[in-house]
RNA sequence: CCCAUAGCUCAACUGGGAGAGCGCCAGGUUCGCAAUCUGGAGGUCGAGGGUUCGAUCCCCUUUGGGUCC
Repeated sequence: CCCAUAGCUCAACUGGGAGAGCGCCAGGUUCGCAAUCUGGAGGUCGAGGGUUCGAUCCCCUUUGGGUCC
């Protein structure tokens, strides 16, 4: 200095609705499976505090990981 966001891999806005792919569950299609289509569940946005009408986003502290001198 950078990263931390769903079970996994990652977006997003940079102050006002949290999302995609894969995975999971249910259903359709099939004799059955796979594939495919539709729908659904799932997140204290690493943690604590502050500012603000309002914070994943701004400020402070802190934890873990990576990188440079």
A computed fold for a 69-nucleotide RNA from uncultured Acutalibacter sp., annotated as transfer RNA. The coordinates come from a structure-prediction model, not an experiment, and the mean pLDDT is 80. It matches the Rfam family "tRNA". Gene Ontology term of the family: triplet codon-amino acid adaptor activity. It is annotated as a transfer RNA.